[in-house]
Context: one part of a larger RNA
RNA sequence: GAUUGAACGCUGGCGGCAGGCCUAACACAUGCAAGUCGAGCGAGAAAGUACCUUCGGGUGCGAGUAGAGCGGCGGACGGGGGAGUAACGCGUAAGAAUCUGCCUAGUAGUGGGGGACAACUUGGGGAAACCCAAGCUAAUACCGCAUACGCCCUACGGGGGAAAGUGGGGGGGAUCUUCGGACCUCGCGCUAUCAGAUGAGCCUGCGUUGGAUUAGCUAGUUGGUGAGGUAAAAGCUCACCAAGGCGACGAUCCAUAGCUGGUCUGAGAGGAUGAUCAGCCACACUGGGACUGAGACACGGCCCAGACUCCUACGGGAGGCAGCAGUGGGGAAUAUUGGACAAUGGGCGCAAGCCUGAUCCAGCAAUGCCGCGUGUGUGAAGAAGGCCUGAGGGUUGUAAAGCACUUUCAGUAGGGAAGAAAAGUUUAGCGUUAAUAGCGUUGAGCUGUGACGUUACCUACAGAAGAAGCACCGGCUAACUCCGUGCCAGCAGCCGCGGUAAUACGGAGGGUGCGAGCGUUAAUC
Numbered sequence: 001g002a003u004u005g006a007a008c009g010c011u012g013g014c015g016g017c018a019g020g021c022c023u024a025a026c027a028c029a030u031g032c033a034a035g036u037c038g039a040g041c042g043a044g045a046a047a048g049u050a051c052c053u054u055c056g057g058g059u060g061c062g063a064g065u066a067g068a069g070c071g072g073c074g075g076a077c078g079g080g081g082g083a084g085u086a087a088c089g090c091g092u093a094a095g096a097a098u099c100u101g102c103c104u105a106g107u108a109g110u111g112g113g114g115g116a117c118a119a120c121u122u123g124g125g126g127a128a129a130c131c132c133a134a135g136c137u138a139a140u141a142c143c144g145c146a147u148a149c150g151c152c153c154u155a156c157g158g159g160g161g162a163a164a165g166u167g168g169g170g171g172g173g174a175u176c177u178u179c180g181g182a183c184c185u186c187g188c189g190c191u192a193u194c195a196g197a198u199g200a201g202c203c204u205g206c207g208u209u210g211g212a213u214u215a216g217c218u219a220g221u222u223g224g225u226g227a228g229g230u231a232a233a234a235g236c237u238c239a240c241c242a243a244g245g246c247g248a249c250g251a252u253c254c255a256u257a258g259c260u261g262g263u264c265u266g267a268g269a270g271g272a273u274g275a276u277c278a279g280c281c282a283c284a285c286u287g288g289g290a291c292u293g294a295g296a297c298a299c300g301g302c303c304c305a306g307a308c309u310c311c312u313a314c315g316g317g318a319g320g321c322a323g324c325a326g327u328g329g330g331g332a333a334u335a336u337u338g339g340a341c342a343a344u345g346g347g348c349g350c351a352a353g354c355c356u357g358a359u360c361c362a363g364c365a366a367u368g369c370c371g372c373g374u375g376u377g378u379g380a381a382g383a384a385g386g387c388c389u390g391a392g393g394g395u396u397g398u399a400a401a402g403c404a405c406u407u408u409c410a411g412u413a414g415g416g417a418a419g420a421a422a423a424g425u426u427u428a429g430c431g432u433u434a435a436u437a438g439c440g441u442u443g444a445g446c447u448g449u450g451a452c453g454u455u456a457c458c459u460a461c462a463g464a465a466g467a468a469g470c471a472c473c474g475g476c477u478a479a480c481u482c483c484g485u486g487c488c489a490g491c492a493g494c495c496g497c498g499g500u501a502a503u504a505c506g507g508a509g510g511g512u513g514c515g516a517g518c519g520u521u522a523a524u525c
Stems, first nucleotide, its partner, number of pairs: 001525004006521005013372006020364001021330001026328003030325003035073003040070002048061005080283001082281001089208005095202001098200002103196002106193005111145001113143002120135006151161001152159002167188001169186004175182002209255003216246003221243008258280004262273004285306005308319004336362001338361003344358001345356004375405004385396004409466001411461005419452001424446009469514005474495003480509005490497002
């Protein structure tokens, strides 16, 4: 000098953009953060209201609504913090023995049966959490059978195993009809399989902090055979056999640490660093385990153990903010228990839509960067006052006052974009089709969606009106005098100042530097 996720002191007008628990991976009250689908399925309230009534109630609407249940998809994404990890964890380059829901393209199918379990009803247990028994029932839930283009194995002759939900929806001219529909058609599904895409798993070369006051380490250890196992190679696991494998080119052990793109600094080489943003990894109260699933050994799932907290009728139960806010604690120190799904993106759904503390916004604090303002011109009697003085004067100083203007920003009032593309509805063409239904697609018309928001921006109004400080002035280092003090009080980054004329302490006047900031401290180059 540059820099910072900074803090502290003094001061503080506005706006834009960005960042904001670096410490206790400490403990957490409360609310929210993952749901959705009635176009998979069977059931199905109540309040209220109208009518009737024998005053007990009944019926209709509410309503096939609410809220549950079975089932599907999603809760493996998104969001968080960095404890662990010196490792194929990361970075980079290469590889073969693999899987891949949803999506895209292709091929072949979607035939015929069956029995349950929730919900519900009844009974029972419990303080609660919840649980038990019996009975009824549906499905795109579950289980068989048939079939097998393709798939698997093969000695290429052949052999073998495994599927499915004619399910739900829209529309309809003939024909049939038990009046439900069959049938036709459209798009959505389901099964098998082959490719693609995406994502994921695995192996390897090289690189990746310090310590030798850590020198030896290793028994599934190193390799082979066989078997098991996995989606997949492999001591991954096991049996047997051999006795290997690693190490001063630093094994093992100890300490420290998430890695990278990057960031800061520097002419560069390098050094330091890994906040925000992006990629990967690992973690989710601590430790262990599997289940389900295309994918997890799963932050807001399950089981066991432990510590802690809470409820309890003492028999037993409940919980996990390193999600967003917020609280206590720790600390020099770090924000609101805000708004909206309008946009972007995600989940579900045919869609309308619902959900979304992702996200977009707003709030707080000069935390940083950038921009703007706090007036402009004129104005010498060089006013008054202050300070200095050699007492003449000098300086503050065109500074002020005065005069003439302007009105950015803030204020008040009015106007006012863009972020909006959609969706819906009407309609025309095209495609599909038996069809001028329906559906898909393209175009046109209409309607119409904004949290921010009192938005940006523009106009008008009034008045210089509301807006300057901080540090320094001995040398380094830009900037000097007076008074006070008297090795005291104090200053200080280094050299050093102060013991009666201190440009170095304290105050004042003046000056210098930066300026809504300026200094100090800490930290890196």
Model confidence (mean pLDDT): 85 of 100. Small-subunit ribosomal RNA, 5' domain from an uncultured prokaryote, 525 nucleotides, folded computationally. The full RNA is in RNAcentral, with records from ENA.